[in-house]
The prediction has a mean pLDDT of 87. A computed fold for a 497-nucleotide part of an RNA from an uncultured bacterium, annotated as small-subunit ribosomal RNA, 5' domain. The full RNA is in RNAcentral, with records from ENA and SILVA. Rfam family: Bacterial small subunit ribosomal RNA.

Context: one part of a larger RNA
RNA sequence: GGAUGAACGCUGGCGGCGUGCCUAAUACAUGCAAGUCGAGCGAUGAGGCCUCUUCGGAGGUACAUCAGCGGCGGACGGGUGAGUAACACGUGGGCGACCUGCCCCGAAGAUGGGGAUAACCCCUGGAAACGGGGGCUAAUACCCAAUGUACUCGGCAGUUCAUUCUGUCGAGUAAAGCCUUGGCGCUUCGGGAUGGGCCCGCGGCCCAUCAGCUAGUUGGUAGGGUAACGGCCUACCAAGGCGAAGACGGGUAGGGGGCGUGAGAGCGCGGUCCCCCACACUGGCACUGACACACGGGCCAGACUGGUACGGGAGGCAGCAGUAGGGAAUAUUGCGCAAUGGGCGAAAGCCUGACGCAGCAACGCCGCGUGGGUGAUGAAGGCCUUCGGGUUGUAAAGCCCUUUUAUGGGGGAAGAGAAAGGACGGUACCCCAGGAAUAAGCCCCGGCUAACUACGUGCCAGCAGCCGCGGUAAGACGUAGGGGGCAAGCGUUAUCC
Repeated sequence: GGAUGAACGCUGGCGGCGUGCCUAAUACAUGCAAGUCGAGCGAUGAGGCCUCUUCGGAGGUACAUCAGCGGCGGACGGGUGAGUAACACGUGGGCGACCUGCCCCGAAGAUGGGGAUAACCCCUGGAAACGGGGGCUAAUACCCAAUGUACUCGGCAGUUCAUUCUGUCGAGUAAAGCCUUGGCGCUUCGGGAUGGGCCCGCGGCCCAUCAGCUAGUUGGUAGGGUAACGGCCUACCAAGGCGAAGACGGGUAGGGGGCGUGAGAGCGCGGUCCCCCACACUGGCACUGACACACGGGCCAGACUGGUACGGGAGGCAGCAGUAGGGAAUAUUGCGCAAUGGGCGAAAGCCUGACGCAGCAACGCCGCGUGGGUGAUGAAGGCCUUCGGGUUGUAAAGCCCUUUUAUGGGGGAAGAGAAAGGACGGUACCCCAGGAAUAAGCCCCGGCUAACUACGUGCCAGCAGCCGCGGUAAGACGUAGGGGGCAAGCGUUAUCC
């Protein structure tokens, strides 16, 4: 000198774009953050319409629906950086050891039947949370049989480097309907696309005052398990495996794209944005599912919190806001689904604290303004003075202008890809009015380093980044005048280069 997610002191007019708990992965009141589908199903319904009516009502239809059965989604999106020195990440490869819902392409198909169960009704336990028993019912829920293009497994033959491919035989395995011009779905198989799983080479921290480490340990055989290879797991067998090219141990740490600095080499950092990973009160576990060992699902244990009728129960903001606490320190319990994107739905649409906006903060960067011209007898005042004067200083006043900004008034968008529809917003922007009107501070002036005098003080009070100033004329302390620098900021502190 540059830089910062900064903080502190003094000061502070406006706008645009960004950024904003770095500390306690501390604890959380309250609201919201993941639902949706009635065109899968039964059911319910005040009322609407239609038909019948013994005028009690019955049936149908459209519409609507809390809850339920069922489907898809809740594995995405959003948060955090605790753990992790590891195939976690980056990069380059491999899978002849793998999976992939929704989407796209191709081939083939959907025949016949069955038994339940929620909701509902009745009884009943419990303070509650939540149940138990009996009875009824539907489906794109569940099951059986058939068919088998095909696929899986096994045998045989040929083929291959191969567990590949081809043929053949045997066994096993499918399906669902709904609305209806026509569509949306369903089943099996092959391929694609996308997403993922696993393996390997290489690369990137500190300590040797950590030198030896290891029993599923290293390998084999057989089996289990997985989508899949594997000591992943189990039994048996062998005795191996790693290490100064740093094993093992300890400390620290999420990694990268990038960011800061620097001429570069390098050094430091990993906040916002993007990619990957890990975590979701702490620890463990599985279930469901195409995908989880699952932030707002489940079970168990623990700590904690609040409620209880003492039997037993409820909860998890590292989602958005917000509270307490910690701290030098970090924002609103805002508006909207109008846009972009996502889930569901045939659609209308519903949901969406993702997102789009607004609010707060000079936290940062950028831009603008606080006026312009003229004005000497060089006013007054201040300060200095050798008392002549010098300086503040064209500075002010005065005169002539302008109106950015602010204020008041008027008009008023684009963003919405065909009509309508805008949270932002009566915002941006445009026009008019009056009036210099609404707007300057901070640090420094001994040398480094740009800027000097006076008074006060008297090794005191104080200053200080280094050298050093102060003990009676201090350009270094304090005040004033003057000056220098930067400017809505200026200094200080911390950290990095």